RNA sequence: UGUACGAUACGGCAAACCUGCUGAAAGGCAGUGACGCAAAGCUAAAGGGUCUAAGGUUCGUUGUGGAGCUAUGAUAGCCUGGCCGGCCGG
Numbered sequence: 001u002g003u004a005c006g007a008u009a010c011g012g013c014a015a016a017c018c019u020g021c022u023g024a025a026a027g028g029c030a031g032u033g034a035c036g037c038a039a040a041g042c043u044a045a046a047g048g049g050u051c052u053a054a055g056g057u058u059c060g061u062u063g064u065g066g067a068g069c070u071a072u073g074a075u076a077g078c079c080u081g082g083c084c085g086g087c088c089g090g
Base pairs, nucleotide, nucleotide: 012037013036018031019030020029021028022027035077041083042082043081046080047079048078049075050074051073055070056069057068058067059066
């Protein structure tokens, strides 16, 4: 310099919509379905943020099924942390 080969493999999870169940709600579970994710695995009893407001409480009203505050409820596919895990072509 030329030619050939080569840029990995097994795969994993599953958003929204829709359907059913459940819950006061946020949401959760299951089915369907893939928006995406190298942790979109686990942890809410590590910390923060956000969502909901049954119950509690304050206010309002002639009365009321009204308004506000509040998590013990939820969210890990909001962020940080912790723990476990997958790959090795260059």